[in-house]
The prediction has a mean pLDDT of 83. This is a predicted structure of a 690-nucleotide part of an RNA (large-subunit ribosomal RNA, domain II) from a Bacteroidales bacterium.
Context: one part of a larger RNA
This record gives sequence, C1' cells and structure tokens, in this order.
RNA sequence: GCCUACGAGUUAUUGUCACCGGCAAGGUUAAGCAUCGUAAGGUGCGGAGCCGAAGCGAAAGCGAGUCUGAAGAGGGCGUUAUUAGUCGGUGGGGAUAGACGCGAAACCUCAGUGAUCUACCCAUGGUCAGGCUGAAGUGUCAGUAACAUGAUAUGGAGGGCCGAACCGAUAGAAGUUGAAAAUUCUCCGGAUGAACUGUGGGUAGGGGUGAAAGGCUAAACAAACUGGGAGAUAGCUCGUACUCCCCGAAAAGUCUUUAGGGACUGCCUUGUACGAGUCAUGCGGAGGUAAAGCUACUGAUUGGACGCGGGGGUUUCAACGCCUGCCAAAUCCAGACAAACUCAGAAUGCCGCAUGAUGAUGUGCAGGAGAGAGGGCGCGGGUGCUAAGGUCCGUGUCCGAGAGGGAAAAAACCCAGACAAACAGCUAAGGUCCCGAAAUUUUAUCUAAGUUGGAUUAACGAAGUGUGACAGCAGAGACAGCUAGGAUGUUGGCUUGGAAGCAGCCAUUCAUUUAAAGAGUGCGUAACAGCUCACUAGUCGAGGUGUCGUGCGUGGAUGAUAAUCGGGCAUAAAGAUAAAUACCGAAGCUUUUGACCGGAGCGCAAGCUCCGAUGGUAGGGGAGCAUUCCAUAAGGCGUAGAAGGUGUGCUGUGAGGCAUGCUGGAGCGUAUGGAAAAGCAGAUGUAGGC
Repeated sequence: GCCUACGAGUUAUUGUCACCGGCAAGGUUAAGCAUCGUAAGGUGCGGAGCCGAAGCGAAAGCGAGUCUGAAGAGGGCGUUAUUAGUCGGUGGGGAUAGACGCGAAACCUCAGUGAUCUACCCAUGGUCAGGCUGAAGUGUCAGUAACAUGAUAUGGAGGGCCGAACCGAUAGAAGUUGAAAAUUCUCCGGAUGAACUGUGGGUAGGGGUGAAAGGCUAAACAAACUGGGAGAUAGCUCGUACUCCCCGAAAAGUCUUUAGGGACUGCCUUGUACGAGUCAUGCGGAGGUAAAGCUACUGAUUGGACGCGGGGGUUUCAACGCCUGCCAAAUCCAGACAAACUCAGAAUGCCGCAUGAUGAUGUGCAGGAGAGAGGGCGCGGGUGCUAAGGUCCGUGUCCGAGAGGGAAAAAACCCAGACAAACAGCUAAGGUCCCGAAAUUUUAUCUAAGUUGGAUUAACGAAGUGUGACAGCAGAGACAGCUAGGAUGUUGGCUUGGAAGCAGCCAUUCAUUUAAAGAGUGCGUAACAGCUCACUAGUCGAGGUGUCGUGCGUGGAUGAUAAUCGGGCAUAAAGAUAAAUACCGAAGCUUUUGACCGGAGCGCAAGCUCCGAUGGUAGGGGAGCAUUCCAUAAGGCGUAGAAGGUGUGCUGUGAGGCAUGCUGGAGCGUAUGGAAAAGCAGAUGUAGGC
C1' cells in the first nucleotide's frame, strides 16, 4: 500500500417551533391497582398533580382593572375588537448529562509496586602476571670531644614508574531496517588504591541517593511505575459512511483578557402574512468632490516697480544728515501653489413626486444555518520610493463556489454562465503557410533591423530610409572634385630676448593692385620659412545646400542548465500601418428529441397543451434506494436446489432492481406498516491476511 471485518449526531429528562391526530373553555392523568395478550404491549380504574380560561403590585392586597399618587389628574402594565387551549405522536433545533468519534502535555490519590538496573551506605568474602625505582630504619666503614655528616651494604616505603588480567572510554573508522535499542576494530587512561569485585542487607517519589552532570532511582526522570478520579479538559488538529431534485452564502459592521474563538446585526434557506421592490424618463430638492480660482479669505510663492523699517559706510561723542552692486514690510504690475484654502463650482451618486417598463425580485413574523483568515483585476485615494504578487479604505467585477473557447502552458485577463443526447447549423473572443480547423485572400504603403511574428526599455547618439513644410544657390553654369591664383604698403602699432597674418595688447582691422585675396581660418617655426583656408578664375555639366516636423527602423541593450517567436519557419511577408471580403472557431445561440421543476390553461381524475427555469462549496429544503429485526393478514419460493459466491443478459435519472448459467447445500422472498447496533475511501483509524 491493497483486501476483508469493525469504525463516529446516540439515549434519557426538560423547554421551544413545525406538521399529524384526539378532545375543546377546557385538556390531561402520574405512581399504583386490576385484567387481557405470542412479543413490543393493550384495556379499565386511579383527578393527586400540571397547563389554560385575568390581571396589576415589592408586598399586604384589590380585581377588568391595578400600580404610582393628595387626586374622579397624568402615566406604566393589562382588558376590549369575540378569546384557544391542552394531551399524544413524528421531525428540526436548544438545555442538562462524556452528548458526533479518536487524541494530549498535565493534576490529584489518607491507593499501591519497585534499589535483581543504577546512586550512596552497612555486614561479610574475593582479586590485582611480570618488570622497575629504591624512602625511613638498620649493619659495617670513614668521621666527630661527643653528636652531626659522608660512603657502602642491607632494607623494602609510595593515592611511586612501565605493563597483562581487571576497571575504564581518548582519537578515528565501521555499524546506523546494526551481529548489538550503545556494539566492533585500531589507538588510548588507571592498574596497592579515594582500586576493582561476589554475596546478603538498608535508604522510595516532592521522596531517596548524588566527589553535583538536574545525574541516577529496572532500555523512559526538572519529579518513577501501576491502579483509581476518568469517557479530566482540548475556543486546537484529523475523520464523520447511499441516491436524486430545488434554492444558495460569507470572509463585512459593532463589542469582546478579543484578534485562527464568540455575541448581536448584514448576507443564505424553509414556512407564513402583507402587498411591496427594481429600472428608465421627466420634474423638484439638499450638497461643496473633480476641474478651476485666489486684488474672494487663510497660508505659501517667482520676477519687476515703489521703498515703511533694518544692516553697513561716513559725518566731531551724540543728534540731524549724507551714501549704498545688502535685507526688506505694505502697496501696484505680471506669473503661479494647497488633504486639513474657496468668490464660485460640475458629472455621477443620494432623497421625493409623476408616468412608463418589469413581474415576485420587497417587507414583517417564525424555524434552520453557515460565515465573521479572503484574493486578483479596473477605477478614486491614504501609506510606501505615484516600489512590491506590499499594505489600508471606497467602488465595480470575477475567482472563491464556475466547467467550456482564447491568451503555448496559466484561480480570478478576453469571450462566454455547462439539465441530457446528436456523425445538424450560425457566431463570440481569437484566428485562417505546416504542426493545427479555416485566405499562401484582395487593395495601398512601409520595414532590411529576422526589427518583427512574444513580454519591458530610457536619457542620449547617428548623411539608415519613406514622407511633409520652409529658406537660400543654380545653363549669366550651382554643389562636389580637379588646375591656377591667394598679392602690395607691411615685419601695421605696441609689447618683447624674439612676436614677421597666426603668445599677448591696441584699432576709423586702413589703404593699394585686382578676376580675387582677412592687418588673416587652422597646422607649423626660437623667430622667419613652409602647408592650408576664406575669396577668385578656369574645367566639368544638372540639380544641389540647409533647417524644422513626422512614419518605420539603428546603437544605447548586461544573468546565471544550451538555445528558441509554442516550434518549424517567414522578407513586394507567414512582419508593420490602413481598409475590404470570405471562412474557421465554445458546453454561447439555433434545430430535433427527451428528463425534471415552476407557472398558466383544460380536465372528475389520470393526464394533455403552452411558457419559463434547471453551474455550484459552506449551508437550508424536498423525494427516494438499500441493510437487519418485528407485527399483520393474504399469499408465497425452496434438496426437481434457499441464502451466499462467481459470470451473463435486461431494466431504472440514480441509490438500485429483475431474470438466468455455474457453484453452493438449507433456508428465503413479496405487500402494508413499525423499530434501528441502518450504508465507509480516508481518521499517521483498530484487528487479521497478502
């Protein structure tokens, strides 16, 4: 993991609501007694008691009234209008009980069991190969006045040394569904001691014992184990069993020792009563948002004009003055800002009335809920970085609880809301070269970057290319190229070591010769020189130059597995822009048939016709199937083969049902009711098997 069996809303009492039944201003018995019966049980007696028919008051009490009050007041609660209860059954839900099932960590016990493991202690025993070192003491010798002291021998001390047994456990490896619920191998520590060990005994659970680690106390100890309280409690997790039909949520508000739980409300459902609701148009209202505006306020603010006041300078201390590349009030001109500014001010939305449309969508009461973790996207905002698949509101929508088509794939993006069936048709989004259904369709342009055909790209750069506009030049020859000139006063003056067109300064940067040529555009020299440009002529022979805008493209362009538009691939396109016509394309719509539900009509009924609906989680409501047992009366089946098992066929929307072959070998159905140990895929479910 699979198979089989078992496995979770029960029972009692008591309120409440619905339905069914009895009796009814009444209803009803309980225990008990008697009696009958095959069982659950039935019948009779039993009126104690309970509920209802009257309330008000704290009460005495009064009573269709009563309480408060001084009150014939007022007010509160009642009475009325003809007022329905009660007993039983079934079902929904509540309460009290273990209360749908399983599950703690723990707590208590004036209940016990444990020191055969282990900790410490007591008593009594046992064990420690071999080797080394050589304390005290002692002998001898030396030595001393005598001691002391020294040497040597003897001796054999030590929580001494090395190292087996024994006790331990340092490092590494193996093992880690082990050989083993702590081991094995190599290495290592102690090994005459605070050593190790046998046997017998002692200390017991808030207690013991502890050379102390919260260690150990029988493979488990920050309080052992077993029984009991006990089905502890669990706002938590998991599980909770047959079918079909109708409706169908919420993830919000307020409060909460509350935040993953609740209570009330909102939202769902069922019943009942009433007769509302929604939308459109018109008319009438309240309002201070968007945009806007501000010499309309409050505040903020740029430039200019004017310059109250101040700063600085100056004046002989001061005062009065004077000056100002400074700051600057108020005022004026122009510009312009605001969630907590508004002189003004929309669109929507909201309220009311009327008309029209729709057709049960609305509200009250009563029974039952679930939900109170929401999420994405668009729009309006706060917060954040005008960051987030961020967070917090409002509003709409979808997912949640929604299948189908498209976006390669993809909860919420686009299209569209699935009753069933069809080898029928039309469309939506999106597509039509191939994968792959349908155009290698038509017209006019663009793109050369594989840009693109997918999503995202900037500032800035560039004789890419199409197109529009404007301004110059051009057969009196433009633009580009080539040939030639590009001179003179003069090396202008100043400055300078030098300054000659070209370091720098100055300026009537002037004049001459000219086709033209700057007191010089750049390179260059120490300074000259040299090269070149402006400008001019010739040659050539037709368009050329510049600016602004716009379409498509280009660089900028960088990511981690090896790449890719979904792929192949595509270039007057299978790319882009604008337009056109066809086609494909969904569970949408249509067609045909059928099911079921609701409404309307017809019908005595069965039923028929028409119209409409039928996605669905939590959840509410309805109708059924199957299993076991019981009763009833009729009627069955079965050794000529029951139940069960295993096949086949038929049948019902389904749970299921019927028939029959084989097997099996003795019991079992049908109808109408009743009663439940009444349906398994899940609970790391329990037991057995594989």